[in-house]
Context: one part of a larger RNA
RNA sequence: GAUUGAACGCUGGCGGGAUGCUUUACACAUGCAAGUCGAACGGCAGCAUAGAGAGCUUGCUCUCUGAUGGCGAGUGGCGAACGGGUGAGUAAUAUAUCGGAACGUGCCCAGUAAUGGGGAAUAACUAGCCGAAAGGUUAGCUAAUACCGCAUACGACCUACGGGUGAAAGCAGGGGAUCUUAGGACCUUGCGUUAUUGGAGCGGCCGAUAUCUGAUUAGCUUGUUGGUGGGGUAAAAGCCUACCAAGGCAACGAUCAGUAGCUGGUCUGAGAGGACGAUCAGCCACACUGGAACUGAGACACGGUCCAGACUCCUACGGGAGGCAGCAGUGGGGAAUUUUGGACAAUGGGGGAAACCCUGAUCCAGCCAUCCCGCGUGAGUGAAGAAGGCCUUCGGGUUGUAAAGCUCUUUCGAAAGUGAAGAAAACUUAUUUCGUAAUAUGUUAUAAGUAUGACGGUAACUUUAGAAGAAGCACCGGCUAACUACGUGCCAGCAGCCGCGGUAAUACGUAGGGUGCGAGCGUUAAUC
Numbered sequence: 001g002a003u004u005g006a007a008c009g010c011u012g013g014c015g016g017g018a019u020g021c022u023u024u025a026c027a028c029a030u031g032c033a034a035g036u037c038g039a040a041c042g043g044c045a046g047c048a049u050a051g052a053g054a055g056c057u058u059g060c061u062c063u064c065u066g067a068u069g070g071c072g073a074g075u076g077g078c079g080a081a082c083g084g085g086u087g088a089g090u091a092a093u094a095u096a097u098c099g100g101a102a103c104g105u106g107c108c109c110a111g112u113a114a115u116g117g118g119g120a121a122u123a124a125c126u127a128g129c130c131g132a133a134a135g136g137u138u139a140g141c142u143a144a145u146a147c148c149g150c151a152u153a154c155g156a157c158c159u160a161c162g163g164g165u166g167a168a169a170g171c172a173g174g175g176g177a178u179c180u181u182a183g184g185a186c187c188u189u190g191c192g193u194u195a196u197u198g199g200a201g202c203g204g205c206c207g208a209u210a211u212c213u214g215a216u217u218a219g220c221u222u223g224u225u226g227g228u229g230g231g232g233u234a235a236a237a238g239c240c241u242a243c244c245a246a247g248g249c250a251a252c253g254a255u256c257a258g259u260a261g262c263u264g265g266u267c268u269g270a271g272a273g274g275a276c277g278a279u280c281a282g283c284c285a286c287a288c289u290g291g292a293a294c295u296g297a298g299a300c301a302c303g304g305u306c307c308a309g310a311c312u313c314c315u316a317c318g319g320g321a322g323g324c325a326g327c328a329g330u331g332g333g334g335a336a337u338u339u340u341g342g343a344c345a346a347u348g349g350g351g352g353a354a355a356c357c358c359u360g361a362u363c364c365a366g367c368c369a370u371c372c373c374g375c376g377u378g379a380g381u382g383a384a385g386a387a388g389g390c391c392u393u394c395g396g397g398u399u400g401u402a403a404a405g406c407u408c409u410u411u412c413g414a415a416a417g418u419g420a421a422g423a424a425a426a427c428u429u430a431u432u433u434c435g436u437a438a439u440a441u442g443u444u445a446u447a448a449g450u451a452u453g454a455c456g457g458u459a460a461c462u463u464u465a466g467a468a469g470a471a472g473c474a475c476c477g478g479c480u481a482a483c484u485a486c487g488u489g490c491c492a493g494c495a496g497c498c499g500c501g502g503u504a505a506u507a508c509g510u511a512g513g514g515u516g517c518g519a520g521c522g523u524u525a526a527u528c
Stems, first nucleotide, its partner, number of pairs: 001528004006524005013375006020367001021333001026331003030328003035078003040075002043071002047069003050065007085286003094211007103203003108199008116150001118148002125140006156165003170191006178185002212258003219249003224246008261283004265276004288309005311322004339365001341364003347361001348359004378408004388399004412469001414464005422455001427449005434442001472517005477498003483512005493500002
């Protein structure tokens, strides 16, 4: 000199953008952060509508009917493995770069072949029982895209090459003939389901190279190193196991100890380097502590399960409940770090055919000079060089064109008015393409129309009044830009280094003056 996720002291007008627990991976009150689908299902607790009946106060009260819209609880599907947080652990099971072969893959895209016929249950519900609660239990009833067989098998898998094994589920819309038990059959469109091939994207695995300090850590290793048989995995492999051999690593630093998430990058520097790894992006690890598996395409799972432990809470003392390193917020720690805000309008995600629902992701707003950038606190004129202050050799000098006065302007702020872009997808209608028996439902494209804004009555623009509302901080002995007076008297104090102060202190304190930076200025800490 540059820099910072900074803090402290004094001071503080506005706007834009960004950042904001670096410490206790300490403990957490409260609310929210993952739901959705009735176009899978039986149903009907509640709401609304309709119909029927009764009462009458003649338009409200009650009862009944799942009949309709819809829907609490329940079965079922998909999601919950994403998104969000943190950096404890980890020095290599990680990360970065370059390669590799023995793998998996829900949703998505393209293709091929199917979607035939049956069955047994169970929740909800009803009735009873136990328990303070959490919850549990017995009996009975019922449905499905839940569950289980049978048939079939283009692909697929196994094979001793003879052969063998293994699937499925329906739902919604539309309709000209024909049939009908009047429900539909049948045809068709869309979605779904089953088997399989390929792809995309994603993930698992292996190798090489690189990645902090210590030798006052020199030897380490027995599933250890390799082989064979067996097991195991989606998959290679001591991954596991039995037997056999005795190997493997190491001064090119093994092992041990300490420290640490890694990278793109950030800061500095002319560079080479050095230091760091907040925000943003990629990867990894973790979710009260330790362990384990279940479900599933995917987890050994932050807001799932089980076991153990510590802690907290409830209890009828028998037993139960919990996990903010999600967003806010609280206590504690600390020099120190924000609101228990708004909205799903946009972007994205989950579910759904869609409408739509959910989304503390996200988009916004709030707080803080924490940082960066921009603007303002007025402009011109004005010598009687006013008054006052300070100094003085008492002549004057200086503050100083500074002020006052005169002439102007009105940024920002204040008040009033107008007032955005961010929003076109979706939806509706018309034409059209594909498909179809069909000018139907559906689908493709185009056109027109309609609805949707948290921010926000915000940005921006216009108008009004008036210089009006807006300057401090540090320093002035040398380094280092900037000097005098008074007070003090080795005292009080200053100080980054040299050093000042013991009666004329440009070095302490105050005042006047000056210098530097300026909504900041200094100090402290840290890096180059």
Molecule: small-subunit ribosomal RNA, 5' domain
Organism: Methylophilaceae bacterium LSUCC0717